[in-house]
RNA sequence: AGAGUUUGAUCCUGGCUCAGGACGAACGCUGGCGGCGUGCUUAACACAUGCAAGUCGAACGAGAAGCAGGCUUCGGUCUGUGGAAAGUGGCGAACGGGUGAGUAACGCGUAGACAACCUGCCCUUCAGUGGUGGAUAGCCCCGGGAAACCGGGAUUAAUACAGCAUGACGCGAAUGUGUCGCAUGGCACAUUCGUUAAAGCCCUCGGGUGCUGAAGGAUGGGUCUGCGUGACAUUAGGUAGUAGGUGAGGUAACGGCUCACCUAGCCGACGAUGUCUAGCUGGUCUGAGAGGAUGAUCAGCCACACUGGGACUGAGAUACGGCCCAGACUCCUACGGGAGGCAGCAGUGAGGAAUAUUGGACAAUGGGCGAAAGCCUGAUCCAGCAACGCCGCGUGAGCGAUGAAGCAGCUUCGCUGUGUAAAGCUCUGUUGAGAGGGAAGAACAGGUGGGUAUUGCCCGCUUUGACGGUACCUCUUGAGGAAGCACCGGCUAACUCCGUGCCAGCAGCCGCGGUAAUACGGGGGGUGCAAGCGUUGUCCGGAUUCAUUGGGCGUAAAGGGCUCGUAGGCGGGAUGGCAAGUCAGGCGUGAAAUCUUUCGGCUUAACCGGAAAACUGCGCUUGAAACUGCCGUUCUUGAGUCACUGAGAGGAAGUUGGAAUUCCUGGUGUAGCGGUGGAAUGCGUAGAUAUCAGGAAGAACACCCAUUGCGAAGGCAAACUUCUGGCAGUGUACUGACGCUGAGGAGCGAAAGCGUGGGGAGCGAACAGGAUUAGAUACCCUGGUAGUCCACGCCGUAAACGAUGGAUACUAGGUGCUGGGUUUACUUUGGUCGACUCGGUGCCGUAGCUAACGUGUUAAGUAUCCCGCCUGGGGAGUACGGUCGCAAGGCUGAAACUCAAAGGAAUUGACGGGGGCCCGCACAAGCGGUGGAGCAUGUGGUUUAAUUCGAUGCAACGCGAAGAACCUUACCUGGGAUUGUGGCAGAGGACCAUCCAUGAGAGUGGAUUUCCCUUCGGGGCCUCUGACUCAGGUGCUGCAUGGCUGUCGUCAGCUCGUGUCGUGAGAUGUUGGGUUAAGUCCCGCAACGAGCGCAACCCUUACCUUUAGUUGCCAUCGCGUAAUGGCGGGCACUCUAGAGGGACUGCCUGGGUUAACCAGGAGGAAGGUGGGGAUGACGUCAAGUCAGCAUGGCCCUUACGCCCAGGGCUACACACGUGCUACAAUGGACGGUACAAAGUGUUGCGAUGCCGCGAGGUGGAGCCAAUCACAAAAAACCGUCCUCAGUUCGGAUUGCAGUCUGCAACUCGACUGCAUGAAGUCGGAAUCGCUAGUAAUCGCGGAUCAGCACGCCGCGGUGAAUACGUUCCCGGGCCUUGUACACACCGCCCGUCACACCAUGGAAGUCGGGAGUACCCGAAGCCGCUGAGCCAACCUUAGGGAGGCAGGCGUCGAAGGUAAAACUGAUGACUGGGGUGAAGUCGUAACAAGGUAGCCGUACCGGAAGGUGCGGCUG
Repeated sequence: AGAGUUUGAUCCUGGCUCAGGACGAACGCUGGCGGCGUGCUUAACACAUGCAAGUCGAACGAGAAGCAGGCUUCGGUCUGUGGAAAGUGGCGAACGGGUGAGUAACGCGUAGACAACCUGCCCUUCAGUGGUGGAUAGCCCCGGGAAACCGGGAUUAAUACAGCAUGACGCGAAUGUGUCGCAUGGCACAUUCGUUAAAGCCCUCGGGUGCUGAAGGAUGGGUCUGCGUGACAUUAGGUAGUAGGUGAGGUAACGGCUCACCUAGCCGACGAUGUCUAGCUGGUCUGAGAGGAUGAUCAGCCACACUGGGACUGAGAUACGGCCCAGACUCCUACGGGAGGCAGCAGUGAGGAAUAUUGGACAAUGGGCGAAAGCCUGAUCCAGCAACGCCGCGUGAGCGAUGAAGCAGCUUCGCUGUGUAAAGCUCUGUUGAGAGGGAAGAACAGGUGGGUAUUGCCCGCUUUGACGGUACCUCUUGAGGAAGCACCGGCUAACUCCGUGCCAGCAGCCGCGGUAAUACGGGGGGUGCAAGCGUUGUCCGGAUUCAUUGGGCGUAAAGGGCUCGUAGGCGGGAUGGCAAGUCAGGCGUGAAAUCUUUCGGCUUAACCGGAAAACUGCGCUUGAAACUGCCGUUCUUGAGUCACUGAGAGGAAGUUGGAAUUCCUGGUGUAGCGGUGGAAUGCGUAGAUAUCAGGAAGAACACCCAUUGCGAAGGCAAACUUCUGGCAGUGUACUGACGCUGAGGAGCGAAAGCGUGGGGAGCGAACAGGAUUAGAUACCCUGGUAGUCCACGCCGUAAACGAUGGAUACUAGGUGCUGGGUUUACUUUGGUCGACUCGGUGCCGUAGCUAACGUGUUAAGUAUCCCGCCUGGGGAGUACGGUCGCAAGGCUGAAACUCAAAGGAAUUGACGGGGGCCCGCACAAGCGGUGGAGCAUGUGGUUUAAUUCGAUGCAACGCGAAGAACCUUACCUGGGAUUGUGGCAGAGGACCAUCCAUGAGAGUGGAUUUCCCUUCGGGGCCUCUGACUCAGGUGCUGCAUGGCUGUCGUCAGCUCGUGUCGUGAGAUGUUGGGUUAAGUCCCGCAACGAGCGCAACCCUUACCUUUAGUUGCCAUCGCGUAAUGGCGGGCACUCUAGAGGGACUGCCUGGGUUAACCAGGAGGAAGGUGGGGAUGACGUCAAGUCAGCAUGGCCCUUACGCCCAGGGCUACACACGUGCUACAAUGGACGGUACAAAGUGUUGCGAUGCCGCGAGGUGGAGCCAAUCACAAAAAACCGUCCUCAGUUCGGAUUGCAGUCUGCAACUCGACUGCAUGAAGUCGGAAUCGCUAGUAAUCGCGGAUCAGCACGCCGCGGUGAAUACGUUCCCGGGCCUUGUACACACCGCCCGUCACACCAUGGAAGUCGGGAGUACCCGAAGCCGCUGAGCCAACCUUAGGGAGGCAGGCGUCGAAGGUAAAACUGAUGACUGGGGUGAAGUCGUAACAAGGUAGCCGUACCGGAAGGUGCGGCUG
C1' cells in the first nucleotide's frame, strides 16, 4: 500500500466481498511447562447452607463455669480469684464490598461560584469541667404464647437521663464608627440588654485521657452557574405552582421548596414538548490523522439494594447484611399468628453458546473499636479451577547418501518424492523424574536493656510468614515423557493420484461438481502458523462509500417549474476608536493509573517501579491591532434615482376585418359521391358530390416568419384603440453600500382534469359501425359524446430541458444575426461602405476542464458567496402517518425482504421489416424437370427373434455401400471350444494328406501315412504340454483426441511489424475518388512496408512449328484383291507424344485525372482471366467420422472375445427424398443405311464358323494389346405401316417355359421366350437445374464384381432458347447509421393468468403494554390541631402548674379501584399489491424506422402487455 467482482473487450460511476488489528468471548480438533493477568456480557431471575461488623471492663451494674482456701450434717455453704454469656452506655455500623435496573438529567465531564451552607473522629488556640435529683435495662419473682416474643411486680449503676449554678470573643435584639465589594451586601471594632454548658475514668501521683463552650484549620459533604454530553420533525407547539412578585412557612443553606394573595407570563425551528435508547468519565479498540466504535477488569462520580411509599436515629442515611406500611413471592405454624430478602464471598437451581472453590490466612497493606495487648475484617493477601488472554521456554544439537527399507506417485518403466529425514556415530541436559540445600517479602507494634531533660526520639536484644519446604541453587538420571491445526482454483504462500459424476458435497466474493474435478471426499506431497490452530459473532480499518482534513449534481444517483421576499449567511474604497473573535506571554487547572520517551527491578519478556513528556481542553490575567466584528466620520466604482432616445408576437380590456370549413335557403345539373394498400360501413333519384348566389355560426389568424424578437418561467403572432410591466443606449445631475443569496412563506405556473353558467363551426378521448387479422378491446376508414372556446373559481403537475440554480470578477480569437451609440470616407442627404463601442442571440474554435461524449467570455475554465439536491439496483415515489384538494390526486415519505450487480460514455462485432454502392442462374427472360402414375433406390415410421450401425435444414435421405443369396456381417436363433498372438522351456514328430463313423456344420471319435538342412552341437516346420507376460472387442465416449472431410466459398477477404492518434478497448494502414472477376490496379491520404489469400506458375483443350514414324497413316510410285494399307515402299497428310511458339490491352481510335482502366477496331486459330480442371486465406458450425485407420480414458475376459449352421439387413396400413420409364405422331413398330470418343482385357477379352426364336451354347483363331478382342455406337438419315384411341401409346403385375453365374438363386440374382397388359391422357399448393458446345436429347465405356445398376465415375454424337434489367425473394462483399443484441434477431424482453414459498400493508375484531387525565378509597408516616385519658425528675400555696405521652381529627399521601380517550405491540377470517422460483398459459408492448418512432404529464378505455385524445420533449 491494495485486490476480486458488471463487459466480447475498455474507461468511468457504483455497490458487494477479501487481505489487517482487536475481544470479559463461544464452538471444533489438539494439548508439555512456567510467569503475569482475566473469568455470568444472558434472568436487577429465585435462592438451601456457612461466613461477610463489630469492639470497648481504662464508662456502668451484675457476674456463670472453672480454680484456690475455710466450714460442713458431705446435701451444701462462705470467702477469694476468675472472667464466659447477656444487659445499660460509647464509638462504629452512612466506610469497605456488589450491581447498572432506573436516569437524556447540573446525572456525568470541564471551568467557575456560595456575600446562601454543614462537617463526628483529627490538628491549633482560648475558656471551663461546680453542685444536685429521679429513673431504668439487666438480675430476681409472677403471668401469657406453639413460636416469635410480650405483659406485670420488686430492686440497681453509670461518661444513660433531668434540673440548678457559672459563663464568653457564641447566639438574639438595638445603636454607632471604620473599611471593603460586581449586586443583594460583607468584614472589623465599641456599647447596652437578654439567653445557653459540662462526666468522668486510669495512674508509677508527675500526669494521661475524656467531657463542655468558643475561634480557626484540615478533611468530607450540600447547593448554584457557563459550556459540553444520544436517535426520531412520519413528535410542532408545550406549560396553572406553570413564569414572576409580595409576605409567610420550611431547610444546614438559596430557591415555588411549600402556602396565601397579585400579575400573565415562561419555554420553543440555535428544536421546546413527546417517544425510543442509554449509567457518565479517565480510558479501551481501531485509524497516518481527523475521526469511528466502545465504557469488562483498574480509578473518579452517580444511582440502586425483592417492588412501591415513609420517616426515625445520627456529624453524616431517607440507611444492601436497621425500622414502619402496602404488594408479589418463599418458608414455619399447635391456624390463633409469625419469619425472610446473596446486585457481599463461596455455593445451588434456572436461563444461556458461555464464565471458577460452599479453599487458606489476617504474615503483609488498609479499615472499625480499644490507652494498649488485642479482637473483628469473604476488604485484602494467597492458594485452587479454566490455553480465556499476553509473554517466555521446550519437544533436542552436530555429523551422517548404501540417497537403505517401507510407503506413495509418475512412467517416455530409465526413475522420482518423502529425504539428512531414518538407521548409525558424537554430544547437550532447558524441561521432566529423584535427592539435597533453601530465600526475599519482616517494617512495625509489643516485651526488655541502654542513651537522652522527656512515656517523644535513637540504639541493642527478643519476637511475628497464610503463601511454602514455594521461588531459587546443586547433584544424579537419561533423547529418554512432550505437535498439532488450518489451508493448497483466483484474490493468497502451497499439486498430484484415486473415488464420485449437477449426485454427494464445497463456497468469504467470483464461483466449482453433468466420467479425465489442482475447487467435492480420501491418500501422498506441499504451504502457513504453532501449544496452539481454525470457525462463528462483534467493532474499527481498508471505505476519499456522509468527503472539516477529503466527494459530487449536462448524459452515471443528484439543480427546486419560475419569481418575489422574511429569518439567517456573506458583503465595495478611505480613516479614527474599541478589543468580542484572532494572535502572543504569564498564572491556575487539566486526579492517579493508562499511552509515549528514558532509567531501573524480576535470568529475558509479559509484568512492575522511578523520572520526564504529554493530556491538543477550560478559566484568569497582561499585551498586540494586520484581518473579521462593533461604534463614528467620509468616498463613488456596486446598487438605485433623474433627463433624452429606442426596439419588441411582453401583459390586460375593448372594437374591427378577410380567407377557409360546416350548416341553411334558392338556382344549374345527374348518378354517383366519399374513402382506402385494396375495400366496406357512410352519403345520394325524397336529387347527393360538383357549381353559382345569398345567409348563419363558431374557432383560428396563411403570406410577412427568420439561425428573428419579448417575457422570470409557463408562454406570447390578423389589424386598431385604451391602460400597463420590464429592458437597452446616451448623458453623468442626484442618493451614498441602500448590495448578493434566500430555509420557512407568498405569488405565478403548458396540457389534461374538476365546479357553476354560457357557447359549440372544425377537430375529437369514450362509444358505434366497417375493414385488417389466428385474434385486433389497436394501427386504416365512416360517424361521434365529453372536451377543445368564453366568464368566474379550483387543481399545481410535465422530457415544466440548455436534462446545466442565482450573483460577481477574471481568462485567446474568428464569423453571423439583432437593438442602440460614436466616427472616417462617399453621397442623390434617403443612405452606403468601413472602424470602434454597449446590450442581446447563434455557429466554429485556443488554453483549460471532462470517464468519454463534449464544453469552451452565453463555461461544463479559474475563484468567492448563498440556496437546493445525491449516496448501489429492486421493493417505491409504494405503505403508514400528517397536510392540501370538491374529486382526480399533489406534497412530505419509510421498512421488511431480495439481488451482485443496476448504470454512463466510448470500442469491436453481429443484427435491422435503416440508408448508399456492388456481385451471384438470386430474381427476371427462357428451356427442361420434380410434386400426380408405375417401378427402382434411400430414409422415416411401423413390424420383427433380428429387421446391425452411422449420416438428420441448406451442408442426412441412388449418403458410408466402387455392388447384403453363403461369405461380406458388425444383428438374431441355435450348436460349440476357452491363453487363442508372440516370445520361453519341455516333449513328440513330420506337417500336409487320405479314409471310416457321427453331426446342419463347426467339430468329435477312429484308422492309414511318417520330413528337410546340418559344421552333427543343432536348426527349420508342425502338434501337444507348462508357467509368465497377455491377446481379442465394429463395446462406450467425434462433447477427451489425431488425421481426413463437409459448409459459408473460389466469397475477397484475414492479418502483422514499425510509426502516429486515443487514458483505454482500439483506431490508422484496410477508409476516400476512380477501376476490376478480385484488398485487381491507379490517384489521394499519418502513414510506410510486409505476410496468408486473389492473379500467375501446373494439367487439359483450341492453332502453328519442330523432332520421331510402329502396332498409326496412305498423297505420289508399284504389286494384289470381288473388296479392304492386304503387300512393297513412303513418313507428305491425319494421328500419336516429346520439345517449342503463340495472347501481352502489345497496336490504332475515342473516353478517362496526361493514371489505372473502359468502349470500339485491326491483325489473329484464339482477345481482354480464350474454355475446362487442379488449387479452398484467417476462421465459423463442440458440423461429420472412435464402424476406414490411429488414439487417451472407461467397460467385457468360459465372454460384450472366437468358430459354425440357419435366419435377418430384401419385412410393409403409411410418409418423404433421389431417380428410371411413360402418358405418345418432333411419336411407336418394322426394314435398310452412315458417322465417334474414351476405355477395358491372361483365373481375362474372346473373332470367323456351327447350334438355339432368344438369353445362350459349342468351339477356339488372335491378343499381355495405337497390332487381337469387347465392339453393334445410338439418336440421325431413307422407306413402309399405325392416325389420336387407354391405342401397334405405356409397360407394371402375373402365369408357363428357359439361359447364365455360383457349393447353393425358396426366403433373395440377372437375363430370355410365349402369354398377361395395371396405373398413367403432362400432373394442386409448392419447388429444382441450366447462360454455349451449355440446357435438352442419344448412345458408349469403366470401377466394384463369380453373378447382379434405372446408381456412380467418365466418353463422345446431335445441339437450342433467353438475359429488358437489379424494384422485389435468397445468399454474399464494402461504407455508413441505430441498438437495451455479444450463446450475438433462432437475440433480447414486457405484463396478466396458473402453481409453490417468503416478508409486508389493510381489515370486523381479539389480547396485552407503558404513560397521562379525572374521580373513589386511603396504609405507614411527617406536619398541624386537639388531647376530658395517662405520666419519675422542674416549680408549687401540695390543690395544681410547666412539660410530655397515649388517643382522636385533618392536609398530604403509596398500592388498589372506576371511567373515557390517546399511543404502542402481538394476533385475525378475508383481502391488496410486492419479491423469489430450470422447464406452465396468453399475447408481443420495448430495444433496429422493433415493423403505428419512443418517452413525459394528464384523462378515458381495454384479458394482459397496452391503446387513444390533448399538450410537451428528442434521450